[in-house]
RNA sequence: CAAGUGAAGGGUUUGAUCCUGGCUCAGAAUGAACGUUGGCGGCGUGGAUUAGGCAUGCAAGUCGUGCGGUGGUUUUUCGGAAGAAGGACCACAGCGGCGAAAGGGAGAGUAACGCGUGGGUAACCUGCCCCUAGAACUGGGAUAACCGCGGGAAACUGCGGCUAAUACCAGAUAAUGUCUGCGGACAGAAGUCUUGCAGACCAAAGGUGCAAGUCCGUCUAGGGAGGGGCCCGCGUCCUAUUAGCUUGUUGGUAGGGUAACGGCCUACCAAGGCUGCGAUGGGUACGAGGCGUGAGAGCGUGUCCUCGCUCACUGGGACUGAGACACUGCCCAGACACCUACGGGUGGCUGCAGUCGAGAAUCUUCCGCAAUGGGCGAAAGCCUGACGGAGCGACGCCGCGUGCGGGAUGAAGGCCCUCGGGUUGUAAACCGCUGUCAGGGGGGCGGAAAUGUCGGGGGAUCAUCCUCCGGCUUGACCUAACCCCAGAGGAAGGACGGGCUAAGUUCGUGCCAGCAGCCGCGGUAAGACGAACCGUCCAAACGUUAUUCGGUAUCACUGGGCUUAAAGGGUGCGUAGGCGGUCCUGUAAGUUGGGUGUGAAAGCCCUCGGCUCAACCGAGGAAGUGCGCCCAAAACUGCAGGGCUAGAGGGAGGUAGAGGCGAGUGGAACUUGCGGUGGAGCGGUGAAAUGCAUUGAUAUCGCAAGGAACACCAGAGGCGAAGGCGGCUCGCUGGGCCUCUCCUGACGCUGAGGCACGAAAGCUAGGGGAGCGAACGGGAUUAGAUACCCCGGUAGUCCUAGCCCUAAACGAUGAGCACUAGACCGGAGGGUCCUCCAUAGCUUUUCGGUCGAAGCGAAAGCGUUAAGUGCUCCGCCUGGGGAGUAUGGUCGCAAGGCUGAAACUCAAAGGAAUUGACGGGGGCUCACACAAGCGGUGGAGGAUGUGGCUUAAUUCGAGGCUACGCGAAGAACCUCACCUGGGUUUGACAUGCACGGAUUAGCCCUGGGAGACCAGGGUGACGCCCUUCCGGGUGGAACGUGCACAGGUGCUGCAUGGCUGUCGUCAGCUCGUGUCGUGAGAUGUCGGGUUAAGUCCCUUAACGAGCGAAACCCCUGUCGCUAGUUGCCAACGGGUCAUGCCGGGGACUCUAGCGAGACUGCCGGUGUCAAACCGGAGGAAGGUGGGGAUGACGUCAAGUCCUCAUGGCCCUUACGCCCAGGGCUGCACACGUCCUACAAUGGCGCGUACAAAGGGACGCAAACCUGCGAGGGGGAGCAAAUCCCAAAAAGCGCGCCCCAGUUCAGAUUGCAGGCUGCAACCCGCCUGCAUGAAGCCGGAAUCGCUAGUAAUCGCGGGUCAGCAUACCGCGGUGAAUGUGUUCCUGAGCCUUGUACACACCGCCCGUCAAGCCACGAAAGUGGGGGGCCGGCGAAGUCCCUGAACCAACCCGAAAGGGAGGAAAGGGCCGAACCGGAACUCCGCGAUCGGGACUAAGUCGUAACAAGGUAGCCGUAGGGGAACCUGCGGCUGGAUCACCUCCUUU
Repeated sequence: CAAGUGAAGGGUUUGAUCCUGGCUCAGAAUGAACGUUGGCGGCGUGGAUUAGGCAUGCAAGUCGUGCGGUGGUUUUUCGGAAGAAGGACCACAGCGGCGAAAGGGAGAGUAACGCGUGGGUAACCUGCCCCUAGAACUGGGAUAACCGCGGGAAACUGCGGCUAAUACCAGAUAAUGUCUGCGGACAGAAGUCUUGCAGACCAAAGGUGCAAGUCCGUCUAGGGAGGGGCCCGCGUCCUAUUAGCUUGUUGGUAGGGUAACGGCCUACCAAGGCUGCGAUGGGUACGAGGCGUGAGAGCGUGUCCUCGCUCACUGGGACUGAGACACUGCCCAGACACCUACGGGUGGCUGCAGUCGAGAAUCUUCCGCAAUGGGCGAAAGCCUGACGGAGCGACGCCGCGUGCGGGAUGAAGGCCCUCGGGUUGUAAACCGCUGUCAGGGGGGCGGAAAUGUCGGGGGAUCAUCCUCCGGCUUGACCUAACCCCAGAGGAAGGACGGGCUAAGUUCGUGCCAGCAGCCGCGGUAAGACGAACCGUCCAAACGUUAUUCGGUAUCACUGGGCUUAAAGGGUGCGUAGGCGGUCCUGUAAGUUGGGUGUGAAAGCCCUCGGCUCAACCGAGGAAGUGCGCCCAAAACUGCAGGGCUAGAGGGAGGUAGAGGCGAGUGGAACUUGCGGUGGAGCGGUGAAAUGCAUUGAUAUCGCAAGGAACACCAGAGGCGAAGGCGGCUCGCUGGGCCUCUCCUGACGCUGAGGCACGAAAGCUAGGGGAGCGAACGGGAUUAGAUACCCCGGUAGUCCUAGCCCUAAACGAUGAGCACUAGACCGGAGGGUCCUCCAUAGCUUUUCGGUCGAAGCGAAAGCGUUAAGUGCUCCGCCUGGGGAGUAUGGUCGCAAGGCUGAAACUCAAAGGAAUUGACGGGGGCUCACACAAGCGGUGGAGGAUGUGGCUUAAUUCGAGGCUACGCGAAGAACCUCACCUGGGUUUGACAUGCACGGAUUAGCCCUGGGAGACCAGGGUGACGCCCUUCCGGGUGGAACGUGCACAGGUGCUGCAUGGCUGUCGUCAGCUCGUGUCGUGAGAUGUCGGGUUAAGUCCCUUAACGAGCGAAACCCCUGUCGCUAGUUGCCAACGGGUCAUGCCGGGGACUCUAGCGAGACUGCCGGUGUCAAACCGGAGGAAGGUGGGGAUGACGUCAAGUCCUCAUGGCCCUUACGCCCAGGGCUGCACACGUCCUACAAUGGCGCGUACAAAGGGACGCAAACCUGCGAGGGGGAGCAAAUCCCAAAAAGCGCGCCCCAGUUCAGAUUGCAGGCUGCAACCCGCCUGCAUGAAGCCGGAAUCGCUAGUAAUCGCGGGUCAGCAUACCGCGGUGAAUGUGUUCCUGAGCCUUGUACACACCGCCCGUCAAGCCACGAAAGUGGGGGGCCGGCGAAGUCCCUGAACCAACCCGAAAGGGAGGAAAGGGCCGAACCGGAACUCCGCGAUCGGGACUAAGUCGUAACAAGGUAGCCGUAGGGGAACCUGCGGCUGGAUCACCUCCUUU
């Protein structure tokens, strides 16, 4: 110098958002444990559970310089010896002294002056130690040891005898000590002090030594140091589901007791003491320094170390002593254990080790007194499980190592792969180097300085005393540095890799196995399971579990909230308490400043230092936010005193009102009764029925009776604290407001407990009872209908008296005060301008409302009536469920109210707002959606597809709309995917490699066979090189063999591409920028018009843009131009029986190319000066002219792996390939789509007219011949505006039929033929003749169509050898109806509600049934705890007695006596034990009860959209269940209408 440096968030509720809110994670820590792994060292640390039980050893002794002895060794003297006397040394029990109360262990108890902190003691004690002063005189009697005799198994013990002391006793002396009296001083008092006086009382021990006043001890007094006792202020956990506790209790007087105060104890007297600031009780717990965490404040904790307390087998007790009620002392009782000769004894590890038990779990029966410290001793020394060390455990912290450098053909192997490669990876190998640690061998610093002894010096009063120097002497354990040796040699693992959170691939598995801290992974492509490889993080460790703090502002002091998320008490009055206007004075409790004492050490922090560093350790400092004392200040709070009037209250004068209570009274309506009129119904509903009515209802009139409620006025109007209050009158009564400013003088605000009031329902008793109406009965509805609807109807509703005390008791908003822009409306008053009055206006007070600035809020919203800004007080909240339940308490007649948990379970439950979707919500608008109309389907027969059934197979796919004449634009074989059987295996097909060899390809032949195929034979090529021209070699294709591979209509359309369907040709879907909103998001895209259209216009915080719509494209409708063959033929010419047949022509038609034309352009009207609409003109065409192609963002895990492509999986002498035959065509049945019909608008016959669009060479095929016909023969012509298919048909004309199962209809069947094809049996088409079924217009239901459309008629084409009622096209004839949107269906926009978002095919409630879990109740039952009462009563203190017994003193010669002691006895108290009545806690418990949870159980449909009867709250009744109904209340109800108000203009 320094000691003040510090604060992060994430995941998870939703489709998304913001908020609330819980759960969860990342951090640090531990006396830890568990799993895997484990090289070394240092420093720490280690029985947290059973204060459970303990074998064994050790843990407290020492002193011979206190005493008498005993034994031993040795020695001296005497002696001949035995022996005697003495000395020295060693050892020993006893007497005696000191110690044993320390040290060591543990935390059971204790919620307490126990602990902490600060004080007090004038109310006290203190051995050893230190200082000062003084003293030690004279005597005496015993007793252990020892000896003798006994008892006992033992432990132990009795009797007799001898003896010593620093043991014991008596006496003397003595004050400054103690007590009393007096005096003095202090003091408020109790009292204290006093070297003033007087009186009384109390001491002692010696040892060593030749020698002691001097060394070690002894006694008295005073003082010191250190240690302790007691008292007090403050602080010190949870529980009120513990609210009252207390009789020695509180105080006093007297006494006892103690070192000492005290009710500590006793007697007597008084009746007190404590408690909401939590007594008493219950639970838990040693407290502190500190430790962990945290930014801090806090929260948690009390292991090691230190301080204090408490305990020592459990309970009680005292003795000794300076000190104990005593861990290894004593007595008693109890439990337990051991010994025993059964008589009786012994024991206490919560000391160190060790053992058993219990437990997830915690060490060696080690070494040493060398060091430090303690006891004893004069000392040597002895003792010391204190302590110093070592051992075991990665239990913790710290340090070190497991090598370093080079090394790319980036080796091999592994893993992945798009097969190119990538990665492991400079990693290894290999080359070079080093030598930490461990190992072996040396080495030896240091922990050691004392003590003692020897020598020397110094000091003191001769000493054994004190002191200094030198030599010698002491190490249990650890051994450092350093040196040598060898050699990379001995030394790496664990967890994790979906997000949070750092690090991913492959395979296996297939909602299995498993993972998981939270969210969540796994149902065939899993970065989440398991494995591998790779990676990440730590590292001799790494993870897991448990626990604490943190994050968590999630208990909020710092630092939260309560309209709707959890949370304002239903309302008032008021007690305690809390808080409190203004001025002055004082005080100094709070407060502030300064000083001072204390706040132990260790620890934390800072600086410095010592171990190589660090951990660890040492020194100094800082800090310790606290408490005490002293001084000072006086603003604020408090306190005391005195004033004030703005708060509050009172007074006077007015005033509005459904404020309250009581009594009386009125009309309307209703019902009933009686009477009249009247005569068949009434009533009721969606429609009905039950019900009432000819014994006369309903209706109507009159009269009477009764009860309840008070129309209009009436208003978001008024009053009240709230609940609540409504005809009128009277009486009694509470509160408010306005005006005056006369009085009091802070009298105020709030309000835990408490008290009062408190809708409806309900209860008790007594009345009353018209209407209404739970329950109940009946009728309907319905699958059912314990409901909704209807007919009845009892409690109740009403009154009186008394209970109950709850509501969505709501403004879901506690009360009070103050402050902070306004505008408007309403109620009750006052004032004021205009000369006066009234009104309007202005202004002021108060009450009730609406909209809004700032601000606040998660938002919705609130906004002077705050949810804004502040202050005061009260109540309440802390995730959802369980549950306002259980239990306890309390209140109630009951129903039930108030207070009010836990186990268990979930990862959410919620609030507001957003976008969608949905609604048996609303508005607007479209569509062949309905209606209007035409024709059909559904009935028949047949065709075809599908289901089903069948089958060896009837291959597969498609499945509401959007599958079903669909994939199939054409299954006899083929197709073909299916079945049966036969055959084949590099394959029917592709590519590559190797080998073979000329065997080959092709062609021909033989045998077997259904064929495929198998077996065999014959003939027989090519390129290049060499060549003797015989041939040899070699190569490509090919063949054979082998290997790679082919192949698969096998699986997955939920792994995919592509293509397609559908919503839908609907008008929508988005973006950029800007703006608004915290945000999701909104705006734009809404609104007013308009359109087919998000089409366009206007308005506008939007302005623009994109994909869609439209347009551009094609066909068609008109005209023009150009062109003129194969098309055309008007004029001219030629020719024919006839025909554009020919010359020719381009006029026309037509062909096919290019243009024109239509744009709301023009006129009128409507409309916003618009867009546009209506009408009109012109025009071939008019408002998109008609048709087509064209299909936004997206939806349906829609369809397709069997068109194709393709990932993955599967098969490989078969799931591949080939062949024959069969099947896809099977037929009790059901459905879809069609064809043909049922006839006369028809059928048949004959005659006759007019198309378009197509096709044709493996083809279309004319004429002609033939056949009744299908067809056959024939073959001109035509690769096509030329030829052919080709006849169009309906139509038109004529004739017949005459309403019939027919001259309708044509199925079915027979026979005979034809065609295609290798082949028509299964299984084709056609023809002729014959046959001649059902069917006479179709139930419920359902389809298409708005114009060249429907309907109807034929024609062509594709597929195709053949096969068309299907499909795709073409033209001919050619309607009807509707200009509407109520309804059904679908769609678009706006809006509204929502508990839906897999989006209403949604969500979701309760009973019942099943499994499992925890809890409550329960006859009872088992145990624990603390007290209470009674009995018995050990040890023991105390008291009394004390005749046994007794050495010291006294009397006495003695005997004996006395004093004194004391055994024993008695008494009070008293532990344990026994009994009793209660309280309280825990466990078990047949059975009962609800609750939680559990992919696919049963019944219904309660709630969410008006949830189909709006819902909910309280209460009551009822019901399988959700629930239903009555009464009152709420809006947290949709919709429509009306009223009122506000905003804007």